[in-house]
Molecule: Bacterial RNase P class A
Organism: Actinomadura verrucosospora
RNA sequence: CGAGCCGGCCGGACGGCCGCGUCGGGGACCUGGUCCCCGUCGAGGAAAGUCCGGGCUCCACAGGGCAGGGUGGUCGGUAACGCCGACCCGGGGUGACCCGCGGGACAGUGCCACAGAAAACAGACCGCCACCGGUCCGCCGGUGGUAAGGGUGAAACGGUGAGGUAAGAGCUCACCAGCGCCCACGGUGACGUGGGCGGCUCGGUAAACCCCACCCGGAGCAAGGUCAAGAAGGGGCUCCGGCCCCGCGCAGGUGCCUGAGGGCUGCCCGCCCGAGCCUGCGGGUAGACCGCUGGAGGCCGCCGGCAACGGCGGCCCGAGAUGGAUGGCCGUCACCCGCCGCCCCGCAAGGGACGGCGGGCACAGAACCCGGCUUACAGGCCGACUCGUCCG
Numbered sequence: 001c002g003a004g005c006c007g008g009c010c011g012g013a014c015g016g017c018c019g020c021g022u023c024g025g026g027g028a029c030c031u032g033g034u035c036c037c038c039g040u041c042g043a044g045g046a047a048a049g050u051c052c053g054g055g056c057u058c059c060a061c062a063g064g065g066c067a068g069g070g071u072g073g074u075c076g077g078u079a080a081c082g083c084c085g086a087c088c089c090g091g092g093g094u095g096a097c098c099c100g101c102g103g104g105a106c107a108g109u110g111c112c113a114c115a116g117a118a119a120a121c122a123g124a125c126c127g128c129c130a131c132c133g134g135u136c137c138g139c140c141g142g143u144g145g146u147a148a149g150g151g152u153g154a155a156a157c158g159g160u161g162a163g164g165u166a167a168g169a170g171c172u173c174a175c176c177a178g179c180g181c182c183c184a185c186g187g188u189g190a191c192g193u194g195g196g197c198g199g200c201u202c203g204g205u206a207a208a209c210c211c212c213a214c215c216c217g218g219a220g221c222a223a224g225g226u227c228a229a230g231a232a233g234g235g236g237c238u239c240c241g242g243c244c245c246c247g248c249g250c251a252g253g254u255g256c257c258u259g260a261g262g263g264c265u266g267c268c269c270g271c272c273c274g275a276g277c278c279u280g281c282g283g284g285u286a287g288a289c290c291g292c293u294g295g296a297g298g299c300c301g302c303c304g305g306c307a308a309c310g311g312c313g314g315c316c317c318g319a320g321a322u323g324g325a326u327g328g329c330c331g332u333c334a335c336c337c338g339c340c341g342c343c344c345c346g347c348a349a350g351g352g353a354c355g356g357c358g359g360g361c362a363c364a365g366a367a368c369c370c371g372g373c374u375u376a377c378a379g380g381c382c383g384a385c386u387c388g389u390c391c392g
Base pairs, nucleotide, nucleotide: 001388002387003386004385006383007382008381009380010379012333013332014331015330016329017328018327020042021041023039024038025037026036027035028034029033044363048374049373051372052371053370054369055368056220057219058218059217063269064268065267066266068216069215070214071213072212073087074086075085076084077083088102089100090099091098092097103211104210108209109208110205111204112203125150126149127146128145129144130143131142132141133140134139158176159175160174161173162172163171177201179198180197181196182195183194184193185192186191224290225289226288227287233281234279235278236277237276241257242256243255245253246252261273262272263271264270297316298315299314300313301312302311303310304309335360336359337358338357339356340355341354343352344351345350
């Protein structure tokens, strides 16, 4: 200097004029409220997707089972997770690094097109060998043996070499790979390294169904509360029953039983509430307030840890709207692209500085709040590492 790979940050600025919302203070008025003035604060790294996990609220005092759903190497982090970190194994890359639906095919069931003899305990198309028969001496037919060679295919029952055989075959042996078992060492562990023994070797696919291990109540801020307002019901199913006590008795009250209906947000058991309930028939109300922003919060420093992160100390309080606020106009600059002019470096290609003109200026808007993931993003800046080339 070039190329690559990984991480982090910014993503417009300034001035002027007019106009917004919360909160605080002051003032005027028609004092249920409206208006004016001053001050403070006022969108994001993704506010997006609604994919996960929670806080919170209610069911509800909350139990068991089935169904259903989720995750899938190990160890840590976290409130938790399907997230994050480190590591192991496998694959890709010269490398920095990147990728992984990472348990099980010996529980079972499926599928592997076409080609091929044959695609799972499969198989003989071309072949090789032995014997018999025929023979035009080239071979042909039959029986038996065979899977080493060739062919097909993504994949064909380990590879190389030697021995052996009628010809062959792990048939035998040596080495290697694979599988299983044992031992030693290292590691929290997944696992790694080394040594030994053995049958000789008994596809792939679970991101197919499935099995195994672990995890999971449900619904959701349109949750859920408070206040105010509200012309009117109709239909259906029930109860008004029994016992005891209080009481002169009626009425009434308390407790128990009965019990329509309802709840446990898929079903069952079980449990609970219960005198009124059900009803996509009809009518009315739709307003105000809370929830609503102080948090598993942010920033800085020190310590521990490879890291994620944790501990300690200090400082700070960053929109809370509700037909839904932060906008509009003008000017100057910054950044990017193109063209022209001029100067510098260079053999050239090309690059750089300055001036002028024109154009552009990303993705995108809170609505209860957090931790993540995923997706979108014009342009710019910073850092670490790897490879190549050159110079010293």